Overview: This is a predicted structure of a 473-nucleotide part of an RNA (small-subunit ribosomal RNA, 3' major domain) from an uncultured bacterium. The full RNA is in RNAcentral, with records from ENA, Greengenes and SILVA.
Context: one part of a larger RNA
RNA sequence: UGACGAGAGCCCGCACAAGCAGUGGAGUAUGUGGUUUAAUUCGACGCAACGCGAAGAACCUUACCAGGACUUGACAUCCCAAGAAUCCCGGAUAAUGACGGGAGUGCCCUUCGGGGAAUUUGGAGACAGGUGGUGCAUGGUUGUCGUCAGCUCGUGUCGUGAGAUGUUGGGUUAAGUCCCGCAACGAGCGCAACCCCUAUGUUCAGUUACUACGCGAAGAGGACUCUGGACAGACUGCCGUUGACAAAACGGAGGAAGGCGGGGACGACGUCAAAUCAUCAUGCCCCUUACGUUCUGGGCUACACACGUACUACAAUGGCGUAAACAAAGAGCUGCGAAGGCGCGAGCCGGAGCGAACCUCAUAAAAGACGUCCCAGUUCAGACUGCAGGCUGCAACUCGCCUGCACGAAGUUGGAAUUGCUAGUAAUCGCGGAUCAGCAUGCCGCGGUGAAUACGUUCCCGGGCUUUGCACA
Numbered sequence: 001u002g003a004c005g006a007g008a009g010c011c012c013g014c015a016c017a018a019g020c021a022g023u024g025g026a027g028u029a030u031g032u033g034g035u036u037u038a039a040u041u042c043g044a045c046g047c048a049a050c051g052c053g054a055a056g057a058a059c060c061u062u063a064c065c066a067g068g069a070c071u072u073g074a075c076a077u078c079c080c081a082a083g084a085a086u087c088c089c090g091g092a093u094a095a096u097g098a099c100g101g102g103a104g105u106g107c108c109c110u111u112c113g114g115g116g117a118a119u120u121u122g123g124a125g126a127c128a129g130g131u132g133g134u135g136c137a138u139g140g141u142u143g144u145c146g147u148c149a150g151c152u153c154g155u156g157u158c159g160u161g162a163g164a165u166g167u168u169g170g171g172u173u174a175a176g177u178c179c180c181g182c183a184a185c186g187a188g189c190g191c192a193a194c195c196c197c198u199a200u201g202u203u204c205a206g207u208u209a210c211u212a213c214g215c216g217a218a219g220a221g222g223a224c225u226c227u228g229g230a231c232a233g234a235c236u237g238c239c240g241u242u243g244a245c246a247a248a249a250c251g252g253a254g255g256a257a258g259g260c261g262g263g264g265a266c267g268a269c270g271u272c273a274a275a276u277c278a279u280c281a282u283g284c285c286c287c288u289u290a291c292g293u294u295c296u297g298g299g300c301u302a303c304a305c306a307c308g309u310a311c312u313a314c315a316a317u318g319g320c321g322u323a324a325a326c327a328a329a330g331a332g333c334u335g336c337g338a339a340g341g342c343g344c345g346a347g348c349c350g351g352a353g354c355g356a357a358c359c360u361c362a363u364a365a366a367a368g369a370c371g372u373c374c375c376a377g378u379u380c381a382g383a384c385u386g387c388a389g390g391c392u393g394c395a396a397c398u399c400g401c402c403u404g405c406a407c408g409a410a411g412u413u414g415g416a417a418u419u420g421c422u423a424g425u426a427a428u429c430g431c432g433g434a435u436c437a438g439c440a441u442g443c444c445g446c447g448g449u450g451a452a453u454a455c456g457u458u459c460c461c462g463g464g465c466u467u468u469g470c471a472c473a
Base pairs, nucleotide, nucleotide: 001473002472004469005468007467008466009465010464011463012462013461015457016456019421020420021419022418023417026312027311028310029309030308031307032306033305034303035302042053043052064298065297066296067295068294069293070292073127077126078125079123080122081121082120083119086103087102088101089100090099107116108115109114129287130286132285133284134283138281139280140276141275142274143272145270150189151188152187153186154185155184156165157164158163169180170179171178195264196263197262198261200232201231202230203229204228205227206226210221211220213219235258238252239251240250241249242248314414318373319372320371321370322369330361331360332359335354336353340349341348342347380411385406386405387404388403389402390401391400427449428448429447430446431445432444433443
């Protein structure tokens, strides 16, 4: 000087407390451990692994296993020989492949012998190739402490020195934020601001949006909603109180908004030999008729069990039925697919319109109205199973999703323990998107309805500053 302490002081955080809803019990989905397996590919392991890499494993993916094949190779550059490229047919196999036959000659240069570009096949070797090892050899990227308020430097001063000072102190702040003081004076990386979205208004502009009329894809308008540019607006600016005449705090006015208005992006010096050699790159080591490449089938989907994360419930603030309101944000040409018709339905026929403020996906649902059920394992709940169908796709047996009918399991609010959340938040309700042929209870977004509680900082956890002790460096 740090680190540490069941030392002390001050302060903060959904850390506790006050509340609300959960998890832990059930069924299912999903990930993991374990076990099993020919293989159940690999990685991730307290917080910070476990709906994680994976924004989507039937084949492919795929790295794993079994079997069948190839060896200059699936891919790159160079050399030689032959043929343009390309297309079609036969053939055999589990499949790729091997093999045979046919059509067919283009472009540029030319001394008409040929040469070149592009591409295919054969050959020789230099080489290719490796999701093989090492994240404890590395780059890059990322997590975490933590959006915590810290981490440092120059000069000066003090100290023999390591170092100290500044950065400590008195206030204040979300903040090393600002003020005052001070052997310090300045500065840098962080904080804040500058950026984006959102909340209000003005102005300009406006079609596909909006508005009035109208038979109108006509014509008209620039008021309103909306869209999109520019600008204004919030700064403790004003008033009062407190304060040290400061910084600031509290109350008030005006205002759409008030003291950081709300949200996002943004992550200092560093810590964890943290994660990743399987995104990528890369040193070294290893394989080279195989640890490379290819094909078929299987596996990654197994199942006495254990854990994590979710979904659905256990019902009357509810279930079911009938009629019937109100969104936002998105996506669409290998696409979204309307009207109309068929089907109980999934869906099918159909094909208008739309590269989209125009058309489509697309009826938002919860809420509200009316009716019914009457507290029961039920008109709750829907697992599992049977049958019959639909869709995608070469192909749904292993192993997809959906529909109808039947079947109708556990479950009556969950032990010890434990999680999230302070406001348009929690809770609850539906909608969209990426991935994607198909497949969503996951993920990322969007809006609708919309709470309760916070006395306070004694205690638990984590963190910041000062101080003290020392078995540590």